Context: one part of a larger RNA
RNA sequence: UGACGGGGGCCCGCACAAGCGGUGGAUCAUGUGGUUUAAUUCGACACUACGCGAAGAACCUUACCUGGGCUCGAACGACUGGUUGUACCUCUUUUUAAAAGGGAGAGGGACCCGCAAGGGAGCCAGCCGAGGUGCUGCAUGGUUGUCGUCAGCUCGUGUCGUGAGAUGUUGGGUUAAGUCCCGCAACGAGCGCAACCCUUGUCCUGUGUUGCUACCCCGCAAGGGGAGGACUCUCAGGAGACUGCCGUGGAUAACACGGAGGAAGGUGAGGACGACGUCAAAUCAUCAUGGCCUUUAUGUCCAGGGCCACACACGUGAUACAAUGACGCAGACAGAGGGUCGCAAGACCGUAAGGUGGAGCCAAUCCCUAAACUGCGCCCUAGUUCAGAUCGUGGGCUGCAAUUCGCCCACGUGAAGCUGGAAUCGCUAGUAAUCGCAGAUCAGCAGGCUGCGGUGAAUACGUUCCCGGGCCUUGUACA
Numbered sequence: 001u002g003a004c005g006g007g008g009g010c011c012c013g014c015a016c017a018a019g020c021g022g023u024g025g026a027u028c029a030u031g032u033g034g035u036u037u038a039a040u041u042c043g044a045c046a047c048u049a050c051g052c053g054a055a056g057a058a059c060c061u062u063a064c065c066u067g068g069g070c071u072c073g074a075a076c077g078a079c080u081g082g083u084u085g086u087a088c089c090u091c092u093u094u095u096u097a098a099a100a101g102g103g104a105g106a107g108g109g110a111c112c113c114g115c116a117a118g119g120g121a122g123c124c125a126g127c128c129g130a131g132g133u134g135c136u137g138c139a140u141g142g143u144u145g146u147c148g149u150c151a152g153c154u155c156g157u158g159u160c161g162u163g164a165g166a167u168g169u170u171g172g173g174u175u176a177a178g179u180c181c182c183g184c185a186a187c188g189a190g191c192g193c194a195a196c197c198c199u200u201g202u203c204c205u206g207u208g209u210u211g212c213u214a215c216c217c218c219g220c221a222a223g224g225g226g227a228g229g230a231c232u233c234u235c236a237g238g239a240g241a242c243u244g245c246c247g248u249g250g251a252u253a254a255c256a257c258g259g260a261g262g263a264a265g266g267u268g269a270g271g272a273c274g275a276c277g278u279c280a281a282a283u284c285a286u287c288a289u290g291g292c293c294u295u296u297a298u299g300u301c302c303a304g305g306g307c308c309a310c311a312c313a314c315g316u317g318a319u320a321c322a323a324u325g326a327c328g329c330a331g332a333c334a335g336a337g338g339g340u341c342g343c344a345a346g347a348c349c350g351u352a353a354g355g356u357g358g359a360g361c362c363a364a365u366c367c368c369u370a371a372a373c374u375g376c377g378c379c380c381u382a383g384u385u386c387a388g389a390u391c392g393u394g395g396g397c398u399g400c401a402a403u404u405c406g407c408c409c410a411c412g413u414g415a416a417g418c419u420g421g422a423a424u425c426g427c428u429a430g431u432a433a434u435c436g437c438a439g440a441u442c443a444g445c446a447g448g449c450u451g452c453g454g455u456g457a458a459u460a461c462g463u464u465c466c467c468g469g470g471c472c473u474u475g476u477a478c479a
Base pairs, nucleotide, nucleotide: 001479002478003476004475005474007473008472009471010470011469012468013467015463016462019427020426021425022424023423026319027318028317029316030315031314032313033312034310035309042053043052064305065304066303067302068301069300070299076129077128079126080125081124082123083122088108089107090106091105092104093103094102095101111120112119113118131294132293134292135291136290140288141287142283143282144281145279147277152191153190154189155188156187157186158167159166160165171182172181173180197271198270199269200268202239203238204237205236206235208233212228213227216226217225218224242265245259246258247257248256249255321420325379327377328376329375330374331373337368338367339366342361343360347356348355349354386417391412392411393410394409395408396407397406433455434454435453436452437451438450439449
């Protein structure tokens, strides 16, 4: 100087407390461990691995296994030699369980420069490079997690100290903040904080089509048409919030509290943004790369299988256990996205999944497109008109192909489950809870993920305690 303390002081955080909803019990989905297996490819392991890499494993993907092929190789560069009915295309045949691959035969048949010869390109052979999701993340770059959006981490000059170092950065206040004020052997500065950026909340100006419709006209009606720019909205530009104003407190400061005005008030709300560093943290399987290993195989092609196994254990979720509910009929209201290899309306067929057909739309024009909710009816506390696992049969869709191993529909079947032990998680407001919708990936496949809106709470006395963190101080046989 640090680190540590079941030392002290001050302070903060959904850290506790106060509340609301869960997890832990059930069934299923998914990831992991374990076990099994020819293989169940690999990585990730407290917080910071475990719906993680994977924004989508039937083939492909695919890295694994079994079996069958190839060896200048699936792709590419340089050099040497060869080849011109050559490259390439089509067909036949044979071998092989299949495919890949190999052999044989038939037909067609090129390109560029050049008059031509020839050269190039292509192909074949040889050779130098190839290839490797093989090893090492403890050789590395890059990227990422975490402490932590915590308020810290440093430097120059000066001063102090023999020195390591100290001071500044400590102190008194204050703040979300090393934020600001005051003081001070310090004076300044940098990286962080904040602001500058984006979204959102109010207003103004401009813009009015595909959007809108107050007034006027047409129209049975529908903003459907004429018309209009007022309103909603669109997307550009601006205004607006700064403790600016008033009061009180304070040290006349910073600031705190209250008030006015205001759509918004003291950082308005949310996002992007992550200092010096820590964990030899993660990744050689995104990529790049040193070294090592491999080269008729650890490369590469193909078929089938596996990654989907299942006495079990754990994590994350979905659905429930019902009446604040289930079911039936009727009726209403979003936002954000996506759509031409696409989204698909009305109509018709089918109980339905879906099919036929194809109006419209390269989209503020057309389409995908709501549910919880509201009204009426029914069920009456029951393993039930709760719950839907499992299984059977029949069907639909995608795709070369749904057996291992997809999704959906109908009928039948109707398991566990009556609120979950010890323990444990999230959340402070348009939040939790609850309800649906969209998108990426994608032929098909979401209970996951990322977004979007609808409905919309309770509670916070307080900081003694648990956890994590910041500053000062103290002890130490630790570095």

Predicted 3D model of a 479-nucleotide part of an RNA (small-subunit ribosomal RNA, 3' major domain) from a metagenome. It matches the Rfam family "Bacterial small subunit ribosomal RNA".